Predicted 3D model of a 98-nucleotide RNA (Bacterial small signal recognition particle RNA) from a Bryobacterales bacterium.
It was read from a public genome assembly, where an Rfam model found it.
The prediction has a mean pLDDT of 75.
It matches the Rfam family "Bacterial small signal recognition particle RNA". The family's RNA type in Rfam is non-coding RNA gene.
RNA sequence: CUUCGGGCUCCGUGCAACGGGCGGCUGUGAACCCCGCCAGGUCCGGAAGGGAGCAACGGUAACGGUUUAACUCGUGUGCCGCGGAUCACCCGAGGUCU
Numbered sequence: 001c002u003u004c005g006g007g008c009u010c011c012g013u014g015c016a017a018c019g020g021g022c023g024g025c026u027g028u029g030a031a032c033c034c035c036g037c038c039a040g041g042u043c044c045g046g047a048a049g050g051g052a053g054c055a056a057c058g059g060u061a062a063c064g065g066u067u068u069a070a071c072u073c074g075u076g077u078g079c080c081g082c083g084g085a086u087c088a089c090c091c092g093a094g095g096u097c098u
Stems, first nucleotide, its partner, number of pairs: 001095007009085006015078002017075005023067006034059003042051003
């Protein structure tokens, strides 16, 4: 000086971790301008019966708590696997020259 291999660095990809979303469980729950069902009362009717419909009850939207099988999103969390890139730097093994 040079070749090869590895490291550092970078790219792609996969996996895991962490965080979020979705989902599950649970609490509260839009007094009336959410739904259902509507006691009582009320209205129509001679009556039978019917209407609207408050409270209660059940549920929904929404807002909390908690949680994870799967799915999804994200991150220099890993320096984990695979492939690739690599001016320079570091390590190792050679070759050549002096």